[in-house]
Context: one part of a larger RNA
């Protein structure tokens, strides 16, 4: 040097399983509910199947009768029309009794008696003249009849419908169907159709995005400033603030005016009211945030007013698109002004919402043969915190540790990496403590480094898997040294110490409690060091903890369920190919 054999498991981010944790998907499945929308069930009402008889109540119609008082006036005059007669031995006036109504005056009806008249037209009074008589009506009340509805009952007949028993038919037998007989119930019930309610019992679904992982929190449209790098534009969960309107004058026009602060002086009068003088030069004011403007005023005041007009719009800004912005000029008619002129809202920049669908007004548009009606169109206008504000639907919340699929190291938890705020370890300065004396020792306020052991930040390898705390076993390295060794200084007399320098050769505990690392306690020791090694080491062991499925408590939740809360229980696979290491054989 080559080839073996027997062993060990440190590495091959070893093998196994398209990670189960985490995130994502306009993925899935189950589960929950006061998410949404439905459905079965249950139930309400109507109607059909559905027939007989009575009764209560109500409404309508018809017939008969009845009712009607302002004042004036014989007197209780409903309205209008006709009208000169009407009623009466088929019993008038009057009287008696009863009833009804009533404005308490009377009116009407009926019974009895009575035995021949009573009323009206004319006059007066009244808006209107006789209920003398007739007709048509209004109003009040009563009775009867009919119809409809309704309440409570009745009947079952040739009898609807439901149902019990028996017999017969049929059958291998039972059941079912059918027929007959005897009952029970009964126009209810059951059923169909329509309709309102209830309804996680069941079904289909929804349950936003951004995000220095996700969740929780915050935000989502528009305006102003800074960031923004002197054209425009420009991001962040960067730094500051505002809007979701207001005003018939706070608009238009003509004319005029000048604020604010301070000082001094002045009755009540004061820090501050009003008057005067000076000063300030826009510091004021602007309907409202900020910025840019504005005394030629866009600020303030007064007069007159409605241009806060209709139809168009050259040309520009801006811009992915849709939007958005400025605008001369023309036609019509208008306001102010002597006129020139100005005026198509407000000093400007926020004060907002596409399309669909529907409403309203107008319309010389359209119209299923024609005329209409209707519908649609057009013009104007109205209805959205569609605020997740370019708005998925008219209409929507949660749980999953019972979970599943597709993906992601585009994105978290372990480890590594980068960084070093934090942490640890030094150094500089030296106020002070140290009786005196900064530096034996300690060292404030500050400053400068180092390490990569803490807590973090970032999200760079790994999600077609890099097994996670602690213990056991076996270690190996560093030195910022715990012991042992050698030195300097000392506030070192000695002894015992303090502090610093050199030094890593060797060494560096056993028990009790706890899953513990750590820590506390007990007893020893020369000493019981600090750290790195994927917080060394699970293809070496364990599996107590964490971190599945079961179960319980407390708390939270309507609930399904949840909890760096607790509690009991709970499958740890791999025969070593290569590198490496140990032992050994052959050439």
């Nucleotide at each position: 040097c080559c080839c073996g054999u027997g062993g060990c498991a440190a590495g091959a981010c070893g093998g196994a399983a398209a990670g189960a944790c985490c995130c994502c998907a306009u993925g899935a499945a189950c589960c929950u509910u006061u998410a949404c929308u439905g459905u079965a069930u249950c139930u309400u009402u109507g109607u059909a199947c559905u027939g007989u008889a009575g009764u209560u109540u109500a409404a309508a119609a018809u017939u008969u009768u009845u009712u009607g008082u302002g004042u004036a006036g014989c007197a209780u005059a409903g309205g209008c029309g006709g009208g000169a007669g009407a009623c009466u031995u088929u019993g008038a006036a009057g009287c008696u009794a009863a009833a009804a109504c009533g404005c308490a005056a009377g009116u009407u009806u009926u019974u009895g008696u009575g035995g021949a008249g009573u009323c009206g037209a004319a006059a007066a009074g009244u808006g209107a003249a006789a209920u003398a008589c007739c007709g048509c009506c209004c109003u009040u009340a009563a009775a009867a009849u009919u119809u409809u509805a309704u309440u409570c009952u009745u009947c079952u007949u040739a009898a609807a419908u439901u149902u019990g028993a028996a017999a017969c038919u049929u059958u291998u037998g039972u059941a079912a169907u059918g027929u007959u007989u005897c009952g029970a119930a009964g126009a209810c019930a059951a059923u169909g159709c329509a309709u309102g309610g209830u309804u996680g019992a069941c079904a289909g679904u929804u349950u936003g995005a951004c995000u220095g992982g996700g969740g929780c929190g915050g935000u989502c449209u528009c305006c102003u400033c800074c960031u923004a790098a002197a054209g425009a534009g420009u991001a962040a969960c960067g730094g500051a603030g505002g809007a979701g309107u207001g005003c018939a004058a706070a608009g238009g026009u003509g004319u005029g005016u000048u604020a604010u602060u301070c000082a001094c002086g002045g009755u009540u009068g004061g820090a501050a009211a009003c008057c005067g003088u000076g000063u300030u030069u826009u510091u004021a004011a602007u309907a409202c945030a900020a910025u840019g403007g504005u005394u030629u005023a866009a600020a303030c005041a007064c007069g007159c007013u409605u241009g806060a007009c209709u139809g168009u719009g050259a040309g520009a800004c801006g811009u992915a698109c849709u939007a958005g912005u400025c605008a001369a000029a023309c036609a019509g008619g208008u306001g102010c002004g002597a006129a020139a002129g100005c005026a198509g809202g407000c000093c400007a920049u926020a004060g907002u919402g596409a399309u669909c669908c529907g409403g309203u007004a107008a319309u010389u548009c359209u119209u299923u043969a024609u005329g209409g009606a209707u519908u649609g169109g057009u013009u104007a206008u109205c209805g959205c915190u569609c605020a997740a504000c370019g708005g998925a639907u008219a209409a929507a919340a949660g749980g999953u540790a019972c979970u599943c699929u597709g993906g992601g190291g585009a994105u978290a938890a372990c480890a590594g990496g980068c960084u070093a705020a934090u942490a640890c370890c030094g150094c500089c300065c030296a106020a002070g403590a140290g009786u005196c004396c900064a530096u034996a020792u300690c060292g404030a306020c500050g400053g400068c480094g180092g390490u990569g052991u803490u807590u973090g930040g970032c999200a760079c390898c790994u999600c077609g898997a890099u097994g996670u705390c602690g213990g056991c076993u076996c270690a190996u390295c560093u030195c910022a040294u715990c012991c042992u060794g050698g030195a300097g200084c000392u506030g070192a007399a000695g002894a015992a110490g303090g502090u610093u320098c050199c030094a890593a050769g060797g060494g560096u505990a056993u028990g009790g409690c706890u899953g513990u690392u750590c820590g506390c306690c007990a007893u020893u020791u020369a000493a019981a060091g600090a750290g790195g090694u994927a917080c060394g080491u699970g293809a070496g062991c364990u599996g107590g903890g964490u971190u599945u499925a079961a179960a319980a408590c407390g708390u939270c939740g309507u609930g399904a369920g949840a909890c760096a809360g607790u509690u009991u229980g709970g499958u740890c696979c791999c025969u070593a190919u290569c590198u490496g290491c140990c032992a050994u054989g052959g050439g």